[in-house]
Molecule: Glycine riboswitch aptamer
Organism: Rhodobacteraceae bacterium UBA1957
RNA sequence: AGUAUCGAAGUGGGAGAACCAGCCGCGUGCUGGUGCCGAAGGAGCAACCGCCCCGGAAACUCUCAGGCGACAGGACCAUUUUGAUGAA
Numbered sequence: 001a002g003u004a005u006c007g008a009a010g011u012g013g014g015a016g017a018a019c020c021a022g023c024c025g026c027g028u029g030c031u032g033g034u035g036c037c038g039a040a041g042g043a044g045c046a047a048c049c050g051c052c053c054c055g056g057a058a059a060c061u062c063u064c065a066g067g068c069g070a071c072a073g074g075a076c077c078a079u080u081u082u083g084a085u086g087a088a
Base pairs, nucleotide, nucleotide: 004085005084006083007082008081009080010079011078012077013076018034019033020032021031022030023029035068036067037066041064042062043061044060048056049055050054
């Protein structure tokens, strides 16, 4: 100098899913009823993996939470900076 893994921050991209009724200051509001979505988080099973007593495990499943106008959020991907670790 280059490279790998993990964490943090910045930047860019980033899906899905509603209706009815009432009120009203008419909007991006409030209330009620029913419905829907999965990619924050959470939970479950499990291929698989390991140091195999046991443990780690999904973009699968559930929908507790969250969401179903905008804003915000958003798994994940890319990139920059930075910290730690490992190897040559």